[in-house]
RNA sequence: CCGUGCUAGACGGGGAGCUAGCGGUGCCCUGUAGCCCACGAUCCGCUCCAGUGGGGUCGAAUCCCCUGCCGAGGCUUCCCUUUUUUCGGUCAGUGCCGUCGUGCGCAGCGUUGACGGUGGGGGCCCUGCGCGAAGGGUCGCCCGCCAAUCCCGUCAGGCCCGGAAGGGAGCAGCGGUAACGGGACGGCGCCUUGCGCGGCAGUCAGCCUCGCCCGAGCCGGCGGCGGCGGACACGCGGGGAGAGGGAUGUCGGAGCAGGGUGCACGG
Numbered sequence: 001c002c003g004u005g006c007u008a009g010a011c012g013g014g015g016a017g018c019u020a021g022c023g024g025u026g027c028c029c030u031g032u033a034g035c036c037c038a039c040g041a042u043c044c045g046c047u048c049c050a051g052u053g054g055g056g057u058c059g060a061a062u063c064c065c066c067u068g069c070c071g072a073g074g075c076u077u078c079c080c081u082u083u084u085u086u087c088g089g090u091c092a093g094u095g096c097c098g099u100c101g102u103g104c105g106c107a108g109c110g111u112u113g114a115c116g117g118u119g120g121g122g123g124c125c126c127u128g129c130g131c132g133a134a135g136g137g138u139c140g141c142c143c144g145c146c147a148a149u150c151c152c153g154u155c156a157g158g159c160c161c162g163g164a165a166g167g168g169a170g171c172a173g174c175g176g177u178a179a180c181g182g183g184a185c186g187g188c189g190c191c192u193u194g195c196g197c198g199g200c201a202g203u204c205a206g207c208c209u210c211g212c213c214c215g216a217g218c219c220g221g222c223g224g225c226g227g228c229g230g231a232c233a234c235g236c237g238g239g240g241a242g243a244g245g246g247a248u249g250u251c252g253g254a255g256c257a258g259g260g261u262g263c264a265c266g267g
Base pairs, nucleotide, nucleotide: 001267002266003265004264005263006262009058010057011056012030013029014028015027020047021046022045023044024043035055036054037053038052039051064260065259066258067257068256069255073251074250075249077247078246079245080244082243083242084241085240086239087238089236090235093234094233095232096230097229098228099227100226101225102224104223105222106221108218109217116213117212118211119210121209122208123207124206126202127201128200129199130197131196132195133193134192135191136190137188138187139186140185141183142182143181144180151176152175153174154173159168160167161166
C1' cells in the first nucleotide's frame, strides 16, 4: 500500500420554550444527503458517556470527531423627529356644543315718526260683583205605582152586640194620601265651574294701542368678534402594550478551510 472481517461512531442540525439539568415529542429556522416501529405538553425518557426499548443499514472516512471563518435564523438589553392601539391628564391651540355680551355686516322695523318722556284715552290680562250658561240640589206641576212592617174614605160578603129596630169593628175590592219612580215643564236670597258677557267697579305692575313733545334710531333672527363653561373630535403631554428600524451581547443551521481517529487476519 492492497484485500477481507470487525469495532468506536454515524444514520440530520440549530433557536426559543419547558426543565434542577440533559435529550426528545410539540413550535420556529435551516436542509433534502442522512433508517423503521412504540412512548410523549396538566408531556415522555433519562442524570453529566444525561431520550428509553426493539429492529435494520453504513462504517474508519465525501461520510466519524475537533477547531476556525462566514453566516440563514432565534433570543436578551438599549435607543428612535417611525407607527398602531389603550388608559389617565390638559381647554394654551383648532373644530364642535351651550351661554352671555357687542352691535361690525346682512335681514327686519322706523321721518306714513324709532328710542325716550308725558297723559291716562282705549283694549288685553288680573281681582271683586252682577247677569247668563251647564251640571247638581230643592220646591211646585204632570204621569205611573201604591202601602208586607198596621195611612184615610167607602166598605159587598162574612163577623160582633141586640128579642127586634138598629148599632159596631172591619178583610178583599174601589177611590185617594205619604213614600217611591219618571218627565222634553216652571220657580229659586241654594251649591259647583279649565264656561260666556258688546254689564259694573277697581287697578299696580306687565303687554298692546292712541293723543301730545322730541327727532333717529330700534332689534338681535343669521353671520362676525369677544367673555365664560363643557374634554365631544383633533391637538399637546405622560404611562402601558404591539409593529417597524437601528445598535450591543449571546446561541448558531447549511457552507468553506485545517487537523484528528482504530482492531484482527492474509498478500
Bacterial large signal recognition particle RNA from a Pseudomonadota bacterium, 267 nucleotides, folded computationally. The gene name in the source record is ffs. It matches the Rfam family "Bacterial large signal recognition particle RNA". Rfam classes the family as a non-coding RNA gene. Its mean pLDDT, the model's own confidence on a scale to 100, is 75. The organism belongs to Pseudomonadota, within Bacteria.